[in-house]
RNA sequence: AGAUGGCCGGAUGGCCGCGUCGCUUCGAGAAGAGGUGCCGAGGAAAGUCCGGGCUCCACGGAAACACGGUGACGGAUAACAUCCGCCGGGGGUAACCCCAGGGACAGCGCCACAGAAAUGACACCGCCUACCGGCCUAAAGCCGCGGCAAGGUUGAAAUGGUGCGGUAAGAGCGCACCGCGCUUCUGGCAACAGAAGCGGCAUGGCAAGCCCCACCGGGAGCAAGACCAAAUAGGGACGGCAAAUAAUCCGUUUCCGGAUAGCCGUCCGGGUAGGUCGCGUGAGGUGUGCAGCAAUGCACAUCCCAGAGGAAUGGCCAUCUCCUCAGCAAUGAGGAACAGAACCCGGCUUACAGGCCAUCU
RNA sequence: GCCGGCUUAGCUCAGUUGGUAGAGCAACUGAUUUGUAAUCAGUAGGUCGCGGGUUCGAACUCCUGCAGCCGGCACCA
Numbered sequence: 001a002g003a004u005g006g007c008c009g010g011a012u013g014g015c016c017g018c019g020u021c022g023c024u025u026c027g028a029g030a031a032g033a034g035g036u037g038c039c040g041a042g043g044a045a046a047g048u049c050c051g052g053g054c055u056c057c058a059c060g061g062a063a064a065c066a067c068g069g070u071g072a073c074g075g076a077u078a079a080c081a082u083c084c085g086c087c088g089g090g091g092g093u094a095a096c097c098c099c100a101g102g103g104a105c106a107g108c109g110c111c112a113c114a115g116a117a118a119u120g121a122c123a124c125c126g127c128c129u130a131c132c133g134g135c136c137u138a139a140a141g142c143c144g145c146g147g148c149a150a151g152g153u154u155g156a157a158a159u160g161g162u163g164c165g166g167u168a169a170g171a172g173c174g175c176a177c178c179g180c181g182c183u184u185c186u187g188g189c190a191a192c193a194g195a196a197g198c199g200g201c202a203u204g205g206c207a208a209g210c211c212c213c214a215c216c217g218g219g220a221g222c223a224a225g226a227c228c229a230a231a232u233a234g235g236g237a238c239g240g241c242a243a244a245u246a247a248u249c250c251g252u253u254u255c256c257g258g259a260u261a262g263c264c265g266u267c268c269g270g271g272u273a274g275g276u277c278g279c280g281u282g283a284g285g286u287g288u289g290c291a292g293c294a295a296u297g298c299a300c301a302u303c304c305c306a307g308a309g310g311a312a313u314g315g316c317c318a319u320c321u322c323c324u325c326a327g328c329a330a331u332g333a334g335g336a337a338c339a340g341a342a343c344c345c346g347g348c349u350u351a352c353a354g355g356c357c358a359u360c361u
Numbered sequence: 362g363c364c365g366g367c368u369u370a371g372c373u374c375a376g377u378u379g380g381u382a383g384a385g386c387a388a389c390u391g392a393u394u395u396g397u398a399a400u401c402a403g404u405a406g407g408u409c410g411c412g413g414g415u416u417c418g419a420a421c422u423c424c425u426g427c428a429g430c431c432g433g434c435a436c437c438a
Base pairs, nucleotide, nucleotide: 001361002360003359004358005357006356007355008354010320011319012318013317014316015315016314018040019039021037022036023035024034025033026032042338046349047348049347050346051345052344053343054221055220056219057218059257060256061255062254063253064252065251067217068216069215070214071213073085074084075083076082087101088099089098090097091096102212103211107210108209109206110205111204124152125151126148127147128146132144133143134142135141160178161177162176163175164174165173179201180199181198182197183196184195185194186193187192225277226276227275228274235268236267237266238265239264240263241262247260248259249258270437271436272435284303285302286301287300288299289298290297291296321336322335323334324333325332326331362434363433364432365431366430367429368428371386372385373384374383380417388404389403390402391401392400410427411426412425413424414423
């Protein structure tokens, strides 16, 4: 100087206040007032991006289609798009970091402009006249018929790369090494790695285009939902189905078992906008030990720790900590990041002044 | 609290197999007119809300993270 992981996120005391709940005093009292005790924001409470719990859709099962999501391998977990370990690829001197990381010989589609040619690749410039034909007595040369893809040009991308041989010129045409593909063996649970042999190179790129393969997912959300109370016109319009072999039952269709008797959907109009529950003992916190590389799991001990309404969770003083400014100094002045629960958990992402610890380069 | 949608020129909006961003009004300049309006001709104006990724290439109805704005919801019968 840098990399990674973890933690804190002002501290202590006093005074005054606020909120829920318990106890208690005055009070006829569930009204109200007072006293007292416990507790009272976060690492992100945020964005609502994933995954679950919970609740309803009357409920249970099966299949197909559609839709959405995930994507190397092994594990953790209630579950996950999260986490851990490992593999492959890329970056960095290194510690370490990043990767939506299956399939482009199942199919369709796209690859603008430029360029000869953009996928059944191609021939503009260029290279070559060995073979064949013509001019010519012949050679050389020229023309034709042709051969080639090394070099140039365009592009994001041009059909393996480098070297040697070879050839008329060239070309995996031949060979060596590298890359690629296939087969076998060895190691590993596996992804994969290594070795040997064979193949002359086929298979350009895009799947965060359609798609294929494998796996997962029923929908809605605490304004879910349950109970009590109050009030109104149990109203109207449209659409679907209908006398039971039909309809409806939260993507569609089919089947099985079942529920409803007029049902369902949308809109207009009317009324109330009150109370209680859901609502916090939980995949809970803290500590120790054990197993495991780790994520994590298990055992024991201990603790109870916000919950209402949109509204509470604060202010002042003193001492200390940190930052900025002034000052030689003593000291003085100002300030304390991001933000703020509302059904609850596990993650991700984003915001964040400053500080501490550990390991490594 | 929960759910859904939108963001392109000053304003209102277009923009499809991803391939050079447009229209109307407004603005400015010139012509016409004694002058103004209207009309005609022309011109300028864009980080496609912001950042990152996939791709040779992204305003894209490709993916993703933020920001801003807008809309909907309760119960009874």

Two RNAs folded together computationally: RNase P RNA and transfer RNA, 438 nucleotides in total. Rfam match: Bacterial RNase P class A. The family's RNA type in Rfam is ribozyme. Model confidence (mean pLDDT): 78 of 100.